Context: one part of a larger RNA
RNA sequence: CCCUCGCUAAGGAACUCUGCAAAAUCACCCCGUAACUUCGGGAGAAGGGGUCCCUGAUUCAAUCAGGGCGCAGUGAAGAGGUUCCGGCGACUGUUUACCAAAAACACAGGUCUCUGCUAACUCGUAAGAGGAGGUAUAGGGACUGAAACCUGCCCAGUGCUGGAAGGUUAAGAGGAGGUGUUAGCCGCGAGGCGAAGCACUGAUUCUAAGCCCCAGUAAACGGCGGCCGUAACUAUAACGGUCCUAAGGUAGCGAAAUUCCUUGUCGGGUAAGUUCCGACCCGCAUGAAUGGUCCAACGAUCGGAACAGUGUCUCAGCGAGGGGCUCG
Numbered sequence: 001c002c003c004u005c006g007c008u009a010a011g012g013a014a015c016u017c018u019g020c021a022a023a024a025u026c027a028c029c030c031c032g033u034a035a036c037u038u039c040g041g042g043a044g045a046a047g048g049g050g051u052c053c054c055u056g057a058u059u060c061a062a063u064c065a066g067g068g069c070g071c072a073g074u075g076a077a078g079a080g081g082u083u084c085c086g087g088c089g090a091c092u093g094u095u096u097a098c099c100a101a102a103a104a105c106a107c108a109g110g111u112c113u114c115u116g117c118u119a120a121c122u123c124g125u126a127a128g129a130g131g132a133g134g135u136a137u138a139g140g141g142a143c144u145g146a147a148a149c150c151u152g153c154c155c156a157g158u159g160c161u162g163g164a165a166g167g168u169u170a171a172g173a174g175g176a177g178g179u180g181u182u183a184g185c186c187g188c189g190a191g192g193c194g195a196a197g198c199a200c201u202g203a204u205u206c207u208a209a210g211c212c213c214c215a216g217u218a219a220a221c222g223g224c225g226g227c228c229g230u231a232a233c234u235a236u237a238a239c240g241g242u243c244c245u246a247a248g249g250u251a252g253c254g255a256a257a258u259u260c261c262u263u264g265u266c267g268g269g270u271a272a273g274u275u276c277c278g279a280c281c282c283g284c285a286u287g288a289a290u291g292g293u294c295c296a297a298c299g300a301u302c303g304g305a306a307c308a309g310u311g312u313c314u315c316a317g318c319g320a321g322g323g324g325c326u327c328g
Base pairs, nucleotide, nucleotide: 001323002322003321004320005319006318007317008316010314011313014312027051028050029049030048031047036041038146052068053067054066055065056064057063069073081307082306083305084304085303086302087301088299089298093105094104109144110143111142112141113140114139115138121130122129123128148293149292150291152224153223154222157221158220159217160216161215162214163213166212167211168210172206173205177201178200179199180198181197184193185192186191225243226242227241228240229239252286253283264280265279266278267277268276
């Protein structure tokens, strides 16, 4: 000097990213217990008091009376620190075996959609199997994520569903016509014409879904404006004008897990607060099942504050055990 422990004057978080770590609390009995709340909880809330031995009342069940000892009686060990305010997720659960346990996943509940049974869907080339020895109060898929209060507007685009009048449209059907070939015919000749057959090609026409088209549909994918003016101080604009759009963001919430400017401004807490809490709203770039808001309970969750108690610190000291060091 290192590791693991024990103790420490005065102070008591001044340490530090952070009270990390440590200390403190701790069992049982009695008293007592707030806001809030989904009336179950919160709650072991908080905060107090007691605890040993002997004798008796009596039977130790509890309690009482008298007496006794110690510094100390849950006499050693094991055994909640507490409170307040917020974010997120309702909750118990699940997860990155070996750097992440969470606000991620799941969840009960909600909604949409498919599926009438040889179901949809999945696996398999198939036979076949699962679904299910189930039958729409069932099963598959997708999204959301308890409860409470709610969930606005847009169907123009994309998707899905429905429609069938018209347009377009494949293979196929059909075979007008064309081309090659040559029996033959014409011609003095060069050459020309050319049936059938064979071969190649081939128009009008007939014809499905799809697409175009017409509707519906947003708890489908998604989207939810700009400029100018206006009130008897100023400022602001309930009001008006205009352009564009499928429609121009409703209720809520809001410097937020979202706010760039920003340590916004005001208030609270502190002697002092880029964090925190409450407000404001000029929302760079909130917003309603990509759910919005609220919220009791819950959380090895994240942020802020306080009490208690502390070697975390001011600032270090002493001690124990084990290493390190020397010799073998």
Annotation
Predicted 3D model of a 328-nucleotide part of an RNA (large-subunit ribosomal RNA, domain IV) from a Brevinematales bacterium. Its Rfam family is "Bacterial large subunit ribosomal RNA". The RNAcentral record of the full RNA draws on ENA.